Small-subunit ribosomal RNA from a metagenome, 1486 nucleotides, folded computationally. Its Rfam family is "Bacterial small subunit ribosomal RNA". Its mean pLDDT, the model's own confidence on a scale to 100, is 84. The RNAcentral record of the sequence draws on SILVA.

C1' cells in the first nucleotide's frame, strides 16, 4: 500500500495478504560445480576404535626389537655380552589447569563498559648475586606370598636434575630497627666463566584474583525482607581486600528508583528484519563465563577446587568363583531410543598451531583434507541460426475459422557442462644436512647468505584429444487482493479455501484438458522472526458520542515552576586526548575467469573515561523584587452546613353533630366499604410526614446534594483598599476524609406512599401493565456499606485567541437624585467569527492554541465472569486473568422502507344512501375426491363464468386403453429403384394401416434422356403442447390515470448524498403563483387524437317529405324538393374571455351575466422511474437440457362433462311496484352469402314444405322489452317460483349413450328476502327493461356491446382500507411477512469449583552423619636433625582417636505448582425443536 462491518457513505477497530529471512522440516521434481553449513527435541543411555603425551642429553637400569662381538654348531639354530642403535615398565623433569564440547545451571559485579589495588603469575624476555660441604632412603630389581580379578603384603638391595641437613647470604623477608631468617643440581661433550640447565633478588611482559560506577527480562495475583543479618574491636585464614570465619559490642541494614519471592533465561561482539527508532534473535565464528553421569570434598601444582586425576555418598549399567571389583562419549566418528528433524566408525599431520626434546623427532579426531544432504548462497548447461503447406495431432469454435506456434519436422552449425583419456600449474615456507662466505670477544653457541639433496593426505585448475545435439526441466499458480481462461464433468454431493468467500444444473473459485502466468534446478506448503502495524505511537496515537476522565476533595512522596543579580560548574555545549579486540556491516581496491567466497586498506563503532574552555539556560548556592500565591481592613449575595424552637394547609384517624343509600374505583368492572348509618358537611381532638404560591435556562456547595419561619454556632465566595508576608506556588502515585437511592445492625417512630404478599380483574396464560388492601421500607438518633447514566457520559491548574445577547452579585464614572448611559470585577445561560473535529457539534464556561501534572483506552464476546489478595455483619465492593470462540463489534451522518409516532391532502375510504352477495335452486369455474385416464397453466388484493370467441368425434395435448408407422403427419438437400400425374377395384380390418390387382400414358427433346410429380431403398436430417418464466425476447397483470420519477450546469458536503423536488398559497396533477443557491430541462400529468352534446356551411342515395302535383283500402309508392329529420364530410363554439367579491396588485377561488355547454362539459384511448426473480417455455421466438422403431406420428373407443363434500363468480326467484292474459307505443347498435330469408302453406309448437328479396341507409334478422290500456288473480308455499322427473315431438350433425339445444303435454323440489362477514355504485350513474354480436355445424344464465324507463344520499374526514407530500424516532435494508432475547431439550468444545487422589519444586525444624580440611591428642609408628659410644631421649612427622563444620539420607508441619476425579456450575459453538415476546417505531407499560 490492498481485501473485509454498510443499500451506500466517512471514521473508528481488529482480521487478513503482497516483502525480507530461517542450523529448518514436509510434498513433487532433480544435471554440474564453487564456498559454506548440517543431533535445535532427551545436559537422555552408551558398544567398538581413536582424543596427551614426551624428554636416555635427569637417573637405576635391559622386558622386547635391531645390529655387533664372545662361545657351541658344518649350518639351521642355541647360549652369553647392556657393547651401539634404542627402549617396556620404574624414578625423576615438563605438560595434562591449554586445545576440543556442551549451554544444565545462574538475573548474578554473571556479562558488557569504563575505572581501581588490599595481589599472584611456570615457561618468555632484561638484569644482578650465587651454586659450597654431608647425608639417609625409595621405586624398578631380586626372593617369598595373598586374590577369580582389579589389586596387593612382607623381606633383601640399588640411582638420581627425587628427598634432607648444615654452609654462605642481600637492594630478599620479619622487625622493639639492636637484630634476626631463608637457596642451589647437575647434563651433553676430549674439552664449559661461554651451549642446556640449577637457586636468588629485581624489572618486564603475558595471564590471572578481587573491589567500584553505570548498562543488563517479565511479573505487585510477590509487599516487606533480614541473625553473621548490618556496624565496630580484636583474632583466624588467604597470593590478597572483606562477616571469608570466629569471639565480645552496638541495632543495624535493603525496600515503592520494587527489597523479598515466582517465572524463564548463559552474556557480549552481532544476526535476522525495518527508512530510522525500534522490535526478535544468540546457529555456524570470536570473548567471556558456567558445567563434565548427580551431589559433596580435598590433595598436587605457579596454574585445578581439575571432562578421558584422587577420595565418599548415589543412581545407573557391567565383570564376577558372590568374597569383591570395574565404569562415566556435553571430545573425533558411530549405536540405541525419543522425534518433523540432522552426516563417515573416512585420509593426513603435507600445511597451520599446541605439548615434550639440544635436536632429529614423538604425540596431537586440534587442525587440514576427502564422504554424505539441492540445507543455503553463487555461476553454468540443458543449445544456436534459418524453416509456412502456418503440417499431423491436441483444444476451443460465431463452422468462417483461431491456437499450441517456427513451436516441430527440415537444412545448417557449435562443443559450454557432463562422458573417455592425456597432462599436471599451485598449495612447499622451511627443518635438516652437505659444501662455501660473512658477522657476534675465544664456544660445542647463535646470525645472515650462495648452492645440492630431502618434505604432499587431499586437491587436481588451464589447456589438448575422442565423440555426437547426442545425456540433462519441473514445480507452483490462473475469482478479487494478484501476473495469467476457455471447454467438459460434477449439482451445497465430491471438495476449495491466506482473508473475502465458491460449490443447491449453464462453477473463469470444485476435478480434468487445452491455453496462459511466475519462478527455475529447483517451486510449493508448514512453522517461526520483523515488516506492513502510526495496532504500545520516544521519533509517532488517542480518551463528549467509536475503547478509553478516578463520584469528589484534601494532601504525602514525586513531578514541574515568577522577576532581577553573584558565584561555583553537576547536567548542557565546544575542543583535545584514551578506550571502544579482532572478525561481521559499509567504503576503495586486490585473488580465486566471474559470483558467492576471501584478502589489504579505510571509514565506523551514534558508548564510557580523563583533561581544558565557555556560562545562555536547567539544577545548586548567595543577595534582593513584587505581578502568582496568602494575610489584614471594610462591605456584601446566597435553599451552603449543624443544632433547638415554631407555624399553616393538606392527609390519616378519633369524639359528638347534621344526614338517609349508597359510597369508592376503571376502558368497562369486580374486590373494598356502607342501615352496626359509610360517602358528603359542620366542630373539636390527636398524630406523623413534606413545605404550595414566591420559583425562574435564579441562588448556594469541591462533588453527593440544598427550598415554610425564627435563633445560635459555623464554613466558603465576591467587591473595594499600593495595609502586610516575599514565590510562601500547581499537580497529585500510595494515603486520608466526603459520598444519592437501595441496602444492614441496634433503638425509636409509623399520617401518606408502598418492593414482598393476599384479593379483584384483563388474558390463551398473565407470578405484568389496572383496581382494593398491605409488611419491610421511606422518618428521627447511633454505627456501617461505598456504588449510580456519582453525566457536561468533557480531570485539575495556568496563559493566549472575533464578537453579540440575556440573567445574578458588586464597584467607578457621568448625574442635583433616580432612570437611563459608559467602563470594569466575578458567577450562571444562549447565538455565533476563525480555528478544531469522522461527523453531530464545540466555539473566552473550547472539544481552539500552548505548557504542567495526574488517571484511563488498545477488535467483539468469554467477562467485570473465575481464582488469588483484601474491605464488609450480610448483600456486596475493590484489584482482576485465561481456555476456547467470531470477522467482526462499533461511532456518527446518508438515502430509503416501516411505526399500534406526528403534520397536510387525495380515493365510493369510511360516513349517507341505493342494490346486492353471503340462505334456495341451477349454471359455471376451482380445491378436494374418484378414476385405467378424470391432460396443463392460473393461487391474496393482482388465481377461481381466468387461457377457453363455445370439449357429442374432431378440437385434444407423454390424459387413459388398445390397433399401427418409422427419413416419418410437415421441410431442405444428396445418393438410389420403378413409374407421368392421376383415378379405380378387391382381400383384411373398428380405423389407421397392411396385402394385392386394374385403367392411365400428358410436357421438352431427332435419340439418349430431361423437368415435375408419385414411389423403394439409405444418408444428413425432420419431429417434441417434453423439462427449466429462477437461462431469455416479446407480451400481459398490479401498485395506478396515483403525481410521481429524473438529468444538465451550479451551489452546499470530506463523502455517501443534498439542493432543485423545501416553504407559503392554490390545484384533480411537480397545476399554476410567490418566495428562494439556485437557473433551466427530459419522462409522466394537461394538451394534440376519437366519440358525444349545440349551431353553421357543404353534398342529397338507399336517408327525409314542409310546400306543389299524381296515384292508392293504405303506405316517400310516383313526379319532384333540400326546407326539416338523418347521413358524413368541414368548420364554429368555452378561453376564467366579461362582471362582483376574496386573496400578495399572483396563481386561484366563490359568486353572477350570457350561452346548447362554465371552470377538466360526459365517455374513451392514452399507463413515467420503477415493484413483484409476478404470469405466460401449452400463442410466437429462443439459449441450454432430454428423447429419436418414441417423449415424434396415425387411427378407434374412452376421458377433460366423472361427485359424501367446500369456496368463488353468475343466473332465477321467495312475489301484489307482482303474476297471466288481451289489446296498443316508442330504440340504439349491429349482422347476413356453404349466409340473412320476407311472403305464403302445414304444425299447438319447436320447426318443416316452398319461395321473393337482399354482397345491403334499398332485401332480411326484427317481434324491442320494461311502458300503457282493459281484464282477472287476493297473500295462499300460492294463477308465486320454477328445479326435477316422464312421455312425446322438433333441428344441426357420420354419429346427440356417456354428453348438445329446443317445443309440446303432464309433474310442480328447494326457497316467505338470508348468521359472522362481505361486494358495487355519486348521475343520464346505481336500479330495471329488452336488442345485437362474436365464437359457432349444433350449443351462453358467460363475454363484448346497444339503447329505453331512470333514482336516494353525501359537500363530512373522527374512525378503517389504500395512496401522496412534509417531518420524527430505527438496532429494519431479503427493509416489520423485518430484526431480535431468555429459559427448556439435542450435539460437541474449552473451561471453573469439588470429597479426594497422583506428583514436582524451592525453602524451614530435628534426627543421622561419608569422604575430607581444620583443631586437639597423639601411651601405637617413623631413615634424615640434636644430645649420646650405645641403649636411649628429645625435636618432628604419621597412623588411630576426640571435636567443629559436613554431602546424600530420614523424619516432621508448612509453602507453592502440575496432573486425574464422582458430581456439579456457568461459558461458546452447532439449516430448518419447545415455550413465551423482553428489545429495535410511543415496539404497543418508553
Nucleotide at each position: 500500500g490492498g481485501g473485509u462491518u454498510u443499500g451506500a457513505u466517512c471514521c473508528u477497530g481488529g482480521c487478513u495478504c503482497a516483502g525480507a529471512a530461517u542450523g529448518a522440516a514436509c510434498g513433487u521434481u532433480g544435471g554440474c560445480g564453487g564456498c559454506g553449513u548440517g543431533g535445535a527435541u532427551u545436559a537422555g543411555g552408551c558398544a567398538u576404535g581413536c582424543a596427551a603425551g614426551u624428554c636416555g642429553a635427569g637417573c637405576g637400569g635391559c622386558a622386547g626389537c635391531a645390529g655387533g662381538c664372545c662361545c657351541a654348531g658344518c649350518a639351521a639354530u642355541g647360549g652369553g655380552c647392556g657393547c651401539u642403535g634404542g627402549c617396556g615398565a620404574g624414578c625423576g623433569g615438563c605438560g595434562a589447569a591449554a586445545g576440543g564440547g556442551a549451554g544444565a545451571g545462574u538475573a548474578a559485579c554473571g556479562c558488557g563498559u569504563g575505572g581501581g589495588u588490599a595481589c599472584g603469575u611456570a615457561c618468555c624476555c632484561c638484569u644482578g648475586g650465587g651454586a659450597u660441604c654431608a647425608g639417609g632412603a625409595u621405586a624398578g630389581c631380586g626372593g617369598c606370598g595373598g586374590g577369580a580379578a582389579a589389586c596387593u603384603g612382607c623381606c633383601g638391595g640399588u640411582a638420581a636434575u627425587a628427598c634432607u641437613g648444615a654452609a654462605u647470604a642481600a637492594c630478599a623477608u620479619c622487625u622493639c630497627a639492636g637484630g634476626a631468617u631463608c637457596a642451589a643440581a647437575g647434563g651433553u661433550g676430549u674439552g664449559a666463566u661461554u651451549c642446556c640447565g640449577c637457586c636468588u633478588g629485581g624489572g618486564g611482559a603475558u595471564c590471572g584474583g578481587c573491589c567500584c560506577g553505570c548498562g543488563u527480562c517479565c511479573u505487585a495475583u510477590c509487599a516487606g525482607c533480614u541473625a553473621g543479618u548490618u556496624g565496630g574491636c580484636g583474632a583466624g585464614g588467604u597470593a590478597a581486600u572483606g562477616g571469608c570465619u570466629c569471639a565480645c559490642c552496638a541495632a543495624g541494614g535493603c525496600u515503592a528508583u520494587g527489597a523479598c519471592g515466582g517465572g524463564u533465561a548463559c552474556u557480549g561482539g552481532g544476526u535476522g528484519u525495518g527508512a530510522g527508532a525500534g522490535c526478535a534473535c544468540g546457529a555456524c565464528c570470536c570473548a567471556g563465563c558456567u558445567c563434565a553421569c548427580u551431589g559433596g570434598g580435598a590433595c598436587u601444582g605457579a596454574g585445578a577446587u581439575a571432562c578421558u586425576g584422587c577420595c565418599c555418598a548415589g543412581a545407573c549399567a557391567c565383570c564376577u568363583a558372590c568374597g569383591g571389583g570395574u565404569g562415566g562419549c556435553u571430545g573425533c566418528a558411530g549405536u540405541c531410543g525419543a522425534g518433523a528433524a540432522u552426516c563417515u566408525u573416512c585420509g593426513g599431520c603435507a600445511a597451520u598451531g599446541g605439548g615434550c626434546g639440544a635436536a632429529a623427532g614423538c604425540c596431537u579426531g586440534a587442525c587440514c583434507g576427502a564422504g554424505c544432504g539441492a540445507c543455503g548462497c553463487c555461476g553454468c548447461g540443458u543449445g544456436c541460426g534459418g524453416g509456412a503447406u502456418g503440417a499431423a495431432g491436441g483444444c476451443c469454435u460465431u463452422c468462417g475459422g483461431g491456437u499450441u506456434g517456427u513451436a516441430a519436422a527440415c537444412c545448417g552449425c557449435u562443443g559450454u557442462c557432463g562422458u573417455a583419456g592425456u597432462g599436471g600449474a599451485g598449495g612447499a615456507a622451511g627443518u635438516a644436512u652437505c659444501a662455501g662466505g660473512g658477522g657476534g670477544u675465544u664456544c660445542u653457541c647463535c646470525c645472515c647468505u650462495u648452492g645440492g639433496u630431502u618434505u604432499g593426505a587431499c586437491u587436481g585448475a588451464u589447456a589438448c584429444u575422442a565423440g555426437g545435439a547426442g545425456g540433462a526441466a519441473g514445480g507452483g499458480u490462473g475469482g478479487g487482493c494478484u501476473a495469467a481462461g476457455c471447454u467438459c464433468g460434477u449439482g451445497c454431493c465430491a471438495g476449495c479455501a491466506g482473508c473475502c468467500g465458491c460449490g443447491g444444473u449453464a462453477a473463469g473459485a470444485c476435478g480434468a484438458g487445452c491455453c496462459a502466468c511466475c519462478c527455475a534446478a529447483a517451486c510449493g506448503u508448514u512453522a517461526u522472526u520483523c515488516g506492513g502495524a502510526a495496532u504500545c505511537a520516544c521519533u509517532g496515537g488517542g480518551c463528549u458520542u467509536a475503547a478509553a476522565g478516578c463520584g469528589u476533595g484534601c494532601g504525602u512522596a514525586g513531578g514541574c515552576g515568577g522577576c532581577c543579580u553573584g558565584c561555583a560548574a553537576a547536567g548542557u555545549u565546544g575542543g583535545g586526548u584514551g578506550u571502544g579486540a579482532a572478525a561481521u556491516c559499509c567504503c576503495u581496491u586486490g585473488g580465486c575467469u566471474c559470483a558467492a567466497c576471501c584478502a589489504a586498506g579505510g571509514a565506523a563503532u551514534u558508548g564510557c573515561g580523563c583533561c581544558c574552555a565557555a556560562a545562555a539556560c536547567u539544577a545548586g548556592u548567595g543577595g534582593g523584587c513584587u505581578c502568582g500565591a496568602g494575610g489584614g481592613a471594610g462591605a456584601u449575595a446566597g435553599a451552603g452546613g449543624u443544632a433547638a424552637g415554631c407555624g399553616g394547609a393538606a392527609c390519616g384517624g378519633a369524639u359528638g353533630g347534621u344526614g338517609g343509600a349508597g359510597c369508592g374505583g376503571u376502558g368497562a368492572a369486580a374486590u373494598g366499604u356502607g342501615u352496626u348509618g359509610a360517602u358528603a358537611u359542620c366542630a373539636u381532638c390527636u398524630g406523623g410526614a413534606a413545605c404550595a404560591c414566591c420559583g425562574g435556562u435564579g441562588g448556594c456547595g469541591a462533588a453527593a446534594g440544598c427550598g415554610g419561619c425564627u435563633u445560635a454556632c459555623u464554613g466558603g465566595g465576591u467587591c473595594u483598599u499600593u495595609u502586610c508576608u516575599g514565590a510562601c506556588g500547581c499537580u497529585g502515585a500510595g494515603g486520608c476524609a466526603c459520598g444519592a437511592a437501595a441496602g444492614c445492625u441496634a433503638g425509636g417512630g409509623u399520617a401518606g406512599c408502598g418492593a414482598a404478599c393476599g384479593g379483584g380483574a384483563u388474558u390463551a396464560g398473565a407470578u405484568a401493565c389496572c383496581c382494593c388492601g398491605g409488611u419491610a421500607g421511606u422518618c428521627c438518633u447511633a454505627g456501617c456499606c461505598g456504588u449510580a447514566a456519582a453525566c457536561g457520559a468533557u480531570g485539575a491548574g495556568c496563559a493566549c485567541u472575533a464578537g453579540g445577547u440575556c440573567g445574578a452579585g458588586g464597584a467607578a464614572c457621568u448625574u442635583c437624585c433616580a432612570c437611563a448611559g459608559u467602563u470594569u470585577c466575578c458567577c450562571g445561560g444562549c447565538c455565533g467569527u476563525a480555528g478544531c473535529g469522522a461527523a453531530a457539534g464545540u466555539g473566552u464556561u473550547a472539544a481552539g492554541u500552548g505548557c504542567u501534572c495526574c488517571g484511563c483506552c488498545u477488535g467483539g464476546g468469554g467477562a467485570g465472569u473465575a481464582u488469588g489478595g483484601u474491605c464488609g455483619c450480610a448483600a456486596g465492593g475493590c484489584u482482576g486473568a485465561a481456555a476456547c470462540u467470531c470477522a467482526a463489534a462499533g461511532g456518527a451522518a446518508u438515502u430509503g422502507a416501516c411505526g399500534g409516532g406526528g403534520g397536510c391532502u387525495c380515493a365510493c375510504a369510511c360516513a349517507a344512501g341505493c342494490g346486492g352477495u353471503g340462505g334456495a335452486g341451477g349454471a359455471u369455474g376451482u380445491g378436494g375426491c374418484u378414476u385405467a385416464a378424470u391432460u396443463c397453466g392460473a393461487g391474496u388484493c393482482u388465481a377461481c363464468g381466468c387461457g377457453a370467441a363455445g370439449a357429442a368425434c374432431c378440437u385434444u395435448a407423454u390424459c387413459c386403453u388398445g390397433g399401427u408407422c418409422u427419413u416419418g403427419a410437415c421441410a431442405u438437400g444428396c445418393u438410389u429403384u420403378g413409374g407421368a400425374a392421376c383415378c379405380c377395384c378387391u382381400c383384411u380390418g373398428a380405423a389407421a394401416g397392411g396385402a394385392g390387382g386394374g385403367g392411365g400414358u400428358g410436357c421438352c427433346g431427332c435419340a439418349a434422356g430431361g423437368a415435375g410429380c408419385c414411389u423403394u431403398a439409405g444418408c444428413a436430417c425432420a419431429g417434441g403442447u417434453g423439462c427449466u418464466g429462477c437461462a431469455u425476447g416479446g407480451c400481459u397483470g398490479u401498485c395506478g390515470u396515483c403525481a410521481g420519477c429524473u438529468c444538465g450546469u451550479g451551489u452546499c458536503g470530506u463523502g455517501a448524498g443534498a439542493u432543485g423536488u423545501c416553504g407559503g398559497g392554490u390545484u384533480a396533477a411537480g397545476u399554476c403563483c410567490c418566495u428562494u443557491a439556485a437557473c433551466g430541462a427530459g419522462c409522466g400529468a394537461a394538451a394534440c387524437c376519437c366519440u358525444u352534446g349545440u349551431c353553421c356551411c357543404u353534398a342529397g342515395u338507399u336517408g327525409c317529405c314542409a310546400g306543389c302535383g299524381g296515384g292508392u283500402c293504405a303506405u316517400g309508392c310516383c313526379g319532384g324538393g333540400g326546407a326539416c329529420u338523418c347521413u358524413a364530410g368541414g368548420g364554429a363554439g368555452a378561453c376564467u374571455g366579461c362582471c362582483g367579491g376574496u386573496g400578495u396588485u399572483a396563481a386561484a377561488c366563490c359568486g353572477g351575466a350570457g350561452g346548447a355547454a362554465g371552470g377538466c362539459g360526459g365517455g374513451g384511448a392514452u399507463g413515467a422511474c420503477g415493484u413483484c426473480a409476478a404470469g405466460u417455455c401449452c400463442u410466437c421466438a429462443u439459449g441450454g437440457c432430454c428423447u429419436u422403431u418414441a417423449u415424434g406420428a396415425c387411427c378407434a373407443g374412452g376421458g377433460c362433462u366423472g361427485c359424501a363434500c367446500a369456496c368463488g363468480u353468475c343466473c332465477u326467484a321467495c312475489a301484489a311496484u307482482g303474476g297471466c292474459g288481451c289489446g296498443u307505443a316508442c330504440a340504439a347498435a349491429g349482422g347476413g352469402a356453404a349466409g340473412c330469408g320476407a311472403g305464403c302453406u302445414c304444425g299447438u309448437g319447436a320447426g318443416a314444405g316452398u319461395a321473393a328479396g337482399c354482397a345491403a341507409a334499398u332485401c332480411c334478422c326484427a317481434a324491442a322489452a320494461a311502458g300503457c290500456g282493459c281484464g282477472c288473480c287476493c297473500c295462499a308455499g300460492u294463477a308465486c317460483g320454477g328445479a326435477u322427473u316422464g312421455c312425446a315431438g322438433g333441428c344441426u350433425g357420420c354419429a346427440a349413450c356417456c354428453c348438445g339445444c329446443c317445443u309440446g303435454c303432464a309433474u310442480g323440489a328447494a326457497g316467505c328476502c338470508g348468521g359472522a362477514a362481505u361486494c358495487g355504485c355519486u348521475a343520464g350513474u346505481a336500479a330495471u327493461c329488452g336488442c345485437g354480436g362474436g365464437u359457432c355445424a349444433g350449443c351462453a344464465u358467460a363475454c363484448c356491446g346497444c339503447g329505453g324507463u331512470g333514482a336516494a344520499u353525501g359537500u363530512g374526514u373522527u374512525c378503517c382500507u389504500g395512496a401522496g407530500c412534509c417531518u420524527u424516532g430505527u438496532a429494519c435494508a431479503c427493509a416489520c411477512c423485518g430484526c431480535c432475547c431468555g429459559u427448556c431439550a439435542a450435539g460437541c468444545c474449552a473451561c471453573g469449583a469439588a470429597a479426594g487422589u497422583g506428583g514436582g519444586g524451592g525453602g524451614g525444624g530435628c534426627c543421622c552423619g561419608a569422604a575430607g580440611u581444620c583443631g586437639c591428642c597423639g601411651a601405637g609408628c617413623g631413615a634424615a636433625c640434636u644430645c649420646g659410644c650405645a641403649a636411649g631421649a628429645g625435636a618432628c612427622g604419621c597412623a588411630a582417636g576426640c571435636g567443629c563444620c559436613g554431602a546424600a539420607g530420614g523424619u516432621c508441619a508448612a509453602c507453592u505448582c502440575c496432573g486425574c476425579a464422582a458430581u456439579u456450575g456457568g461459558g461458546a459453538c452447532u439449516a430448518a425443536g419447545u415455550c413465551g415476546a423482553a428489545a429495535c417505531a410511543a415496539g404497543g407499560u418508553a